Bacterial RNase P class A from an Acidimicrobiia bacterium, 374 nucleotides, folded computationally. The model forms 91% of the base pairs in the Rfam consensus. It matches the Rfam family "Bacterial RNase P class A". Rfam links the family to the GO terms dimeric ribonuclease P complex, ribonuclease P activity and tRNA processing. A source record names the gene rnpB. The RNAcentral record of the sequence draws on ENA.
C1' cells in the first nucleotide's frame, strides 16, 4: 500500500400523534364498550428437502420383499447435518471442493474411430530363424550341404496409426525381427513382518507373478437404518332440523285398564352429532452471562430473564431530526447548501435441530501472498 482467504455480528436511528392483537388490571350504561399497564416477526418466519418432539391408527416373534444412508472418530434426542481427521483433486499460500464402501464374488455395459475395447489384436511397418518355392555353386550324388532371392506359410508388438482408454516406464542385454524373454532402476498391485495411530490409513523392510482397465447417479455383494398418517394431528362442549323413549292431550267408553293416532301440540329424556365455541397453543433438546472439560461439534454446573400467539387471521399509518445513496451548485480543500428516493430479500400459524435458496448496504476479528520503508 495493494491483492486475496475464512469467521463472527448488524438488518436503519431517537422523539411526538393516531391505530391494531394476545395477556392482566380497573371501570361502567355490561357491550363486537371504555381506560391503563406489559408484550408483539425473521435471518432467513421462504422453499417443505432431511430429521426429530407431540397425537391417533397399525403391531407376537422371525424371514423374503421395499426404500435410504455409505471413508474413520466424534457430537447430537435424531439425522441425509456439523467438528475432528485420513484420502484424492485444485490454488504460490491462507485454504478450499469431493453421491469418497465392494470391480483380484457374478452378470452386463464402454458409443464414434479403429485390425483390436478386456483371460485383446495384426491395418501400415519389422522380421522371416523354421517350412515352402525359385536360381546358383560344391561333392563320395535317386541325396546331401552352401549363398542368393520371393514374402506363400509363419513370428512380432520396438515404432506409426485409431481412440476418452490399446495390457508398465526408462536403459542395457539378448533376438531373424521382437517381446518382463533377462536384469538394473522407478511407479503400481498382493502377501508376511516390523514402527505409528482408536481407526480411516502412513512409513519402512523382505518377497512374488512381472501389470491383474473404466463404469456400481446399471444389476448386484457388503454393512447399518426403517410401520402409516399428519396440529384440517387428537380431545372436550354442543344450539336448529331430523331421529328414538316417556308422559300429557285427543279417538274408541261415563270412569279405570287396555288400545289406537298417516299427519299436528305440548313437556321431559336419549345417544350420535353439523354450525359453534374450548383445549391442543406456546416454558422451550429456551435466551444471556459466568465457571469447567474438549482441538472442535458440543456437554456439565451456577446465575439471571420470560421472549407473538392470530383463526377472515394484529404487529401498522403519519410528521420531525439524523444515519445512507442519487443528482445539482458552491468552495483550491476539508466539507456546506438544496432537491429526490424512503431505503435489500421477504413476513410467523403445534413447536424445535438442520440443509438450500433469497438478500441493499455496513461493522468486527483472525490469516495469506506480491511490493515498499525501517
Nucleotide at each position: 500500500u495493494g491483492a486475496g482467504u475464512c469467521g463472527g455480528c448488524c438488518a436503519g436511528g431517537c422523539g411526538g400523534c393516531c391505530g391494531c392483537g394476545u395477556a392482566c388490571g380497573g371501570g361502567c350504561u355490561c357491550g363486537a364498550c371504555c381506560c391503563g399497564u406489559c408484550c408483539g416477526a425473521g435471518g432467513a418466519a421462504c422453499g417443505u428437502c432431511c430429521g426429530g418432539a407431540c397425537u391417533c391408527c397399525a403391531c407376537a416373534g422371525g424371514g423374503c420383499a421395499g426404500a435410504g444412508u455409505g471413508c474413520u472418530g466424534g457430537g447430537u434426542a435424531a439425522c441425509g447435518c456439523c467438528c475432528a481427521g485420513u484420502c484424492g483433486g485444485g490454488g504460490c499460500g491462507a485454504c478450499u471442493c469431493g453421491c469418497a464402501g465392494g470391480a483380484a464374488a457374478g452378470u452386463g455395459c464402454c458409443a464414434c474411430a479403429g485390425a483390436g475395447a478386456a483371460c485383446a489384436g495384426a491395418c501400415c511397418g519389422c522380421c522371416g530363424a523354421u517350412g515352402g518355392c525359385g536360381a546358383u555353386c560344391u561333392c563320395a550324388a535317386u541325396g546331401a550341404g552352401g549363398u542368393c532371392g520371393c514374402a506363400c506359410a509363419g513370428g512380432u508388438a520396438a515404432g506409426g496409426g485409431u481412440g476418452a482408454a490399446a495390457c508398465g516406464g526408462u536403459g542395457c542385454g539378448g533376438u531373424a525381427a521382437g517381446a518382463g524373454c533377462g536384469c538394473a532402476c522407478c511407479a503400481g498391485c498382493g502377501u508376511u513382518c516390523g514402527g505409528g495411530g482408536c481407526g480411516a490409513c502412513u512409513c519402512g523392510a523382505a518377497u512374488g507373478g512381472c501389470u491383474c482397465g473404466g463404469c456400481a447417479a446399471a444389476c448386484c455383494c457388503c454393512a447399518c437404518u426403517c410401520g402409516g398418517a399428519g396440529c384440517a394431528a387428537g380431545g372436550c362442549c354442543a344450539a336448529g332440523c331430523a331421529g328414538g323413549a316417556a308422559g300429557u292431550g285427543a279417538g274408541c267408553u261415563g270412569c279405570c285398564c287396555g288400545u289406537u293416532c298417516a299427519a299436528c301440540a305440548c313437556u321431559u329424556c336419549c345417544g350420535g352429532g353439523u354450525a359453534g365455541g374450548c383445549c391442543g397453543c406456546u416454558c422451550g433438546a429456551g435466551c444471556c452471562g459466568g465457571c469447567a472439560g474438549g482441538c472442535a461439534a458440543c456437554u456439565g454446573c451456577c446465575g439471571g430473564c420470560c421472549c407473538a400467539g392470530a383463526u377472515g387471521g394484529a404487529u401498522g399509518g403519519c410528521c420531525g431530526c439524523c444515519c445512507c445513496c442519487g443528482c445539482g451548485c458552491c468552495g483550491c480543500g476539508a466539507g456546506g447548501c438544496g432537491c429526490g428516493g424512503c431505503g435489500a430479500c421477504a413476513g410467523a400459524a403445534u413447536c424445535c435441530g438442520g440443509c438450500g435458496u433469497a438478500u441493499c448496504g455496513g461493522c468486527c476479528g483472525a490469516c495469506u501472498c506480491a511490493c515498499c520503508a525501517c